Model confidence (mean pLDDT): 87 of 100. The part of an RNA shown here (small-subunit ribosomal RNA, 5' domain) has 492 nucleotides and comes from a Candidatus Falkowbacteria bacterium. The sequence was found in a public genome assembly. Taxonomically the source falls in Candidatus Falkowiibacteriota (Bacteria, Bacteria candidate phyla). Rfam family: Bacterial small subunit ribosomal RNA. Rfam links the family to the GO terms structural constituent of ribosome and ribosome.

Context: one part of a larger RNA
RNA sequence: GGAUGAACGCUGGCGGCGUGUCUAAGGCAUGCAAGUCGAAUGGUAGUAGCAAUACUACCAUGGCAAACGGGAGAGUAACACAUUGGCAAUCUACCCCUAAGACAAGAAUAACCUUGCGAAAGCGAGAAUAAUACUUGAUGGUAUCAAUAAGCCCAAGCUUAUUGAUUAAAGCUCCGGCGCUUAGGGAGGAGCCUAUGGCCUAUCAGCUAGUUGGUGAGGUAAUGGCCCACCAAGGCUACGACGGGUAUGGGGUGCGAGAGCAUGGCCCCACUCACUGGGACUGAGACACUGCCCAGACUCCUACGGGAGGCUGCAGUCAAGAAUCUUCCUCAAUGGGCGAAAGCCUGAAGGAGCGACGCCGCGUGUAUGAAGAAGCCCCUCGGGGUGUAAAGUACUUUUAACUGUGAAAAAACAAUGAUGGUAGCAGUUGAAUAAGGGGCUGCUAACCUCGUGCCAGCAGCAGCGGUAAUACGAGGGCCCCAAGCGUUAUCC
Numbered sequence: 001g002g003a004u005g006a007a008c009g010c011u012g013g014c015g016g017c018g019u020g021u022c023u024a025a026g027g028c029a030u031g032c033a034a035g036u037c038g039a040a041u042g043g044u045a046g047u048a049g050c051a052a053u054a055c056u057a058c059c060a061u062g063g064c065a066a067a068c069g070g071g072a073g074a075g076u077a078a079c080a081c082a083u084u085g086g087c088a089a090u091c092u093a094c095c096c097c098u099a100a101g102a103c104a105a106g107a108a109u110a111a112c113c114u115u116g117c118g119a120a121a122g123c124g125a126g127a128a129u130a131a132u133a134c135u136u137g138a139u140g141g142u143a144u145c146a147a148u149a150a151g152c153c154c155a156a157g158c159u160u161a162u163u164g165a166u167u168a169a170a171g172c173u174c175c176g177g178c179g180c181u182u183a184g185g186g187a188g189g190a191g192c193c194u195a196u197g198g199c200c201u202a203u204c205a206g207c208u209a210g211u212u213g214g215u216g217a218g219g220u221a222a223u224g225g226c227c228c229a230c231c232a233a234g235g236c237u238a239c240g241a242c243g244g245g246u247a248u249g250g251g252g253u254g255c256g257a258g259a260g261c262a263u264g265g266c267c268c269c270a271c272u273c274a275c276u277g278g279g280a281c282u283g284a285g286a287c288a289c290u291g292c293c294c295a296g297a298c299u300c301c302u303a304c305g306g307g308a309g310g311c312u313g314c315a316g317u318c319a320a321g322a323a324u325c326u327u328c329c330u331c332a333a334u335g336g337g338c339g340a341a342a343g344c345c346u347g348a349a350g351g352a353g354c355g356a357c358g359c360c361g362c363g364u365g366u367a368u369g370a371a372g373a374a375g376c377c378c379c380u381c382g383g384g385g386u387g388u389a390a391a392g393u394a395c396u397u398u399u400a401a402c403u404g405u406g407a408a409a410a411a412a413c414a415a416u417g418a419u420g421g422u423a424g425c426a427g428u429u430g431a432a433u434a435a436g437g438g439g440c441u442g443c444u445a446a447c448c449u450c451g452u453g454c455c456a457g458c459a460g461c462a463g464c465g466g467u468a469a470u471a472c473g474a475g476g477g478c479c480c481c482a483a484g485c486g487u488u489a490u491c492c
Stems, first nucleotide, its partner, number of pairs: 001492004006488005013362006019355002021320001026318003030315003035064003040061009071273003081197003085193003090190003095186007103137004113126005143166010171178002199245003206236003211233006218226001248270004252263004275296005298309004326352001328351003334348001335346004365395004375386004400429006409419001436481005441462003447476005457464002
């Protein structure tokens, strides 16, 4: 000198764009943050109607979603991440393409009704009923398994042909369609493996028994000591094993001419976590932030028998701290879930609010005006400085206030804008509403006077102050930045 998620001091007019708990991964009141579908199905209530029926709300079964989106960085030195290859060792709901199919039958069950227990949370018993819920049978292939044959190879194998065995389906409709089953392919996603790369420490030198390898069996979508039985005795290590400390990694970011050093906040990608520890269930996908079970700590309710909860979602609160915001508006746009659609939900998102926290832009007037008012300061008492500065005169209106008008963002015939009566535009008023901070001994741009007298104090370093202090305090003057200026902390 540059930089910052900054803080502190003094000061503070406006706008745009960003950004804002770095500490206690400490505890949380309250509200909201994941639902949707009546074009899968049964019912209850209501409205209209004489009725058929139609519509609305709710309960329950069922489907899809809830594994995304949002938060945080505790753990992790590891195939966690990045780059590069591989899977002849793999899976993939919804979506797209291609081919084929959807025949027949059955047993239940919830809501509802009756009823029992309980303070509650909730838990039973009886009777009835529906389905795209469940079950069985049929048919079926390029699916799965087995056998045979041929071809190919990069190793277990792969491909093709034949034969045998096994396995499927669901309907709804406003008649346009939407769904269902099987097989193949695609897209996107995921899993696993290899090589290489990136912290400190030797005052850590030896480490290791599922340890290293083999055979078999199990398990998985899949390879593998992943798990198990048996067998062998291996495996790693000064190219740093093992141990300890610290730490999410990368794209990037800051500084630098570069080499490099430091760093990983906001944004994007990946990983990990969800009160702490463990576990599985469901599912295409989780070992699941606002699902389940167990244990623990904590908080709350209780009729003392027993129950309920999890803000590292958005706001907000207490605590901690030098320190970090509103219990706001809207689904109008973009995107997501469900739905045929209308639409519903969406603290994702879009916006507004607060903070000079940062960057950028604008303003606080313009011209003229005396050899130069007053005041103040200095003085050799002659004068000099502040200083065209002020006043005065003539203007302007960015900004401000008020009045009127008033968007784009809406894509798609129409309708649809939270932001917002905002931005912008026109007019009216009137210089009107708007300047400070630090410094002036040298480094380092900028000097005099008074006060003080090694005191009070200053200070980044050298140092200054003990009676003439350009270094302390004040006044005047000057210098540098400017809605900021300084200080502190950290990095280069």